A computed fold for a 511-nucleotide part of an RNA from an uncultured bacterium, annotated as small-subunit ribosomal RNA, 5' domain. The RNAcentral record of the full RNA draws on ENA, Greengenes and SILVA. Its Rfam family is "Bacterial small subunit ribosomal RNA". Its family is annotated with structural constituent of ribosome and ribosome in the Gene Ontology.

[in-house]
Context: one part of a larger RNA
RNA sequence: GGACGAACGCUGGCGGCGUGCCUAACACAUGCAAGUCGAGCGGAGAUCGGGGAGUGCUUGCACGAACUGAUUUUAGCGGCGGACGGGUGAGUAACGCGUGAGCAAUCUGUCCUACACAGGGGGAUAACAGCUGGAAACAGCUGCUAAUACCGCAUGAGACCACAACAUCGCAUGAUAAAGGGGUCAAAGAUUUAUCGGUGUAGGGUGAGCUCGCGUCCCAUUAGAUAGUUGGCGGGGUAACGGCCCACCAAGUCGACGAUGGGUAGCCGACCUGAGAGGGUGAUCGGCCACACUGGGACUGAGACACGGCCCAGACUCCUACGGGAGGCAGCAGUGGGGGAUAUUGCGCAAUGGGGGAAACCCUGACGCAGCAACGCCGCGUGAAGGAUGAAGGCCUUCGGGUUGUAAACUUCUGUUCUUAGGGAAGAAGACAGUGACGGUACCUAAGGAGCAAGUCACGGCUAACUACGUGCCAGCAGCCGCGGUAAUACGUAGGUGACAAGCGUUGUCC
Numbered sequence: 001g002g003a004c005g006a007a008c009g010c011u012g013g014c015g016g017c018g019u020g021c022c023u024a025a026c027a028c029a030u031g032c033a034a035g036u037c038g039a040g041c042g043g044a045g046a047u048c049g050g051g052g053a054g055u056g057c058u059u060g061c062a063c064g065a066a067c068u069g070a071u072u073u074u075a076g077c078g079g080c081g082g083a084c085g086g087g088u089g090a091g092u093a094a095c096g097c098g099u100g101a102g103c104a105a106u107c108u109g110u111c112c113u114a115c116a117c118a119g120g121g122g123g124a125u126a127a128c129a130g131c132u133g134g135a136a137a138c139a140g141c142u143g144c145u146a147a148u149a150c151c152g153c154a155u156g157a158g159a160c161c162a163c164a165a166c167a168u169c170g171c172a173u174g175a176u177a178a179a180g181g182g183g184u185c186a187a188a189g190a191u192u193u194a195u196c197g198g199u200g201u202a203g204g205g206u207g208a209g210c211u212c213g214c215g216u217c218c219c220a221u222u223a224g225a226u227a228g229u230u231g232g233c234g235g236g237g238u239a240a241c242g243g244c245c246c247a248c249c250a251a252g253u254c255g256a257c258g259a260u261g262g263g264u265a266g267c268c269g270a271c272c273u274g275a276g277a278g279g280g281u282g283a284u285c286g287g288c289c290a291c292a293c294u295g296g297g298a299c300u301g302a303g304a305c306a307c308g309g310c311c312c313a314g315a316c317u318c319c320u321a322c323g324g325g326a327g328g329c330a331g332c333a334g335u336g337g338g339g340g341a342u343a344u345u346g347c348g349c350a351a352u353g354g355g356g357g358a359a360a361c362c363c364u365g366a367c368g369c370a371g372c373a374a375c376g377c378c379g380c381g382u383g384a385a386g387g388a389u390g391a392a393g394g395c396c397u398u399c400g401g402g403u404u405g406u407a408a409a410c411u412u413c414u415g416u417u418c419u420u421a422g423g424g425a426a427g428a429a430g431a432c433a434g435u436g437a438c439g440g441u442a443c444c445u446a447a448g449g450a451g452c453a454a455g456u457c458a459c460g461g462c463u464a465a466c467u468a469c470g471u472g473c474c475a476g477c478a479g480c481c482g483c484g485g486u487a488a489u490a491c492g493u494a495g496g497u498g499a500c501a502a503g504c505g506u507u508g509u510c511c
Base pairs, nucleotide, nucleotide: 001511002510003509004508006507007506008505009504010503013380014379015378016377017376018375019373020372021338026336027335028334030333031332032331035080036079037078040077041076043074044073045072046071047070048069049068050067054063055062056061057060087291088290089289096216097215098214099213100212101211102210103209106208107207111204112203113202114201115200116199117198119153121151122150128143129142130141131140132139133138158185159184160183161182163180167176168175169174189196190195217263218262219261224254225253226252229251230250231249232248234246235245236244266288267287268286269285270281271280272279273278293314294313295312296311297310316327317326318325319324344370346369347368348367352366353364354363355362356361383413384412385411386410393404394403395402396401418448419447420446421445422444423443427438455500456499457498458497459496460481461480462479466495467494468493469492470491476483477482
């Protein structure tokens, strides 16, 4: 000198764009953050009809059961989604990450392409009703019912399994293709008749899993470490290779090219600095990983060992009729606490994107916006031109004057900002129409009005900028050298001056 997610002191006009718990991965009141589909299903309710058994009687008017139609709401069964999106960095020195290869050792819902299909049956169960237990959370028994829920059978383009003539190829295990006969395996319907779905197989796409080369902090005042340890054979398990797991056999394996142990730490694109080499950092944004009160476990599923799912244990908090239950903000706001320190319990799904749905649409604290904060960067303003009697006042003075100083006053203007009024967007999109939270915002026009808007630090040398008074090694200053003990340009105040400016200075950290 530059930089900052900064903090502190003094000061503070506006706008645009960003950024904002670095500390206690401390504990959390309250609200919201993941639902959706009635065009899968049976019910139940509501509204409006049709219908009329019947009832009341004033005999032509009311009420109205069974049955039935339309619209609509939805607890439950069922489907898809809750594995994305959002948060945090505790753990991790590791194939975690980065980079480059490999899988002849693998999986992939939805999507795209192609081919081939969907025949005929069955038994349940929630909801519901009744009963029972319980303070509650909730649970049990009996009975009824549906499906795109579940289960046999048929069919088999095909796939898989074992056998298999012949053929081709590679990278060691091998891979591909394969006539042939054998075994196993499918399906679901809805509807407004436009379509949307279902099953099997193959290919693609996307996503994921695994393996390997190289790179990835400090300590040797850590030198030996290791028994599923290293390898083999056989098996189990997995989508898949593998001591991943198991039985048996062998005695190996790693290590001064730093094993093992300890400390610290999420990694990278990037960011800061620097001419570069390098050094430092890993906030925001993007990629990957890990975690979700702490520890463990599996279930479901294409995908989880699952933040707002389940089970167990633990700590903590809450309810309780003491028998037993409920909870998890490292989602968005917000509270307490810690701290030098970090924001609103806001508006909207209008846009972008996501989930569900045929769609209308619903949901979306993702996101878009607004609020707070000079926290940062950038831009603008606090007036412009003229104006000497060089006014007054202040300060200094050698008492002549000098300086503040064209500065002010005053004159003539302007209207960035500001106030009021009028107009008023783009952002909205594939034919029309409709749809804007921001927002009556930005912007435009008119009027008013110089009016409401300058400070901070420094002035001994380094280092731009000096005098007076006070103080008297006191009070104090200070980054270093050093100032202060009676004329202090170094302390304090005043005037003046210098630098930067809505900021200035200090502190901390990095280069």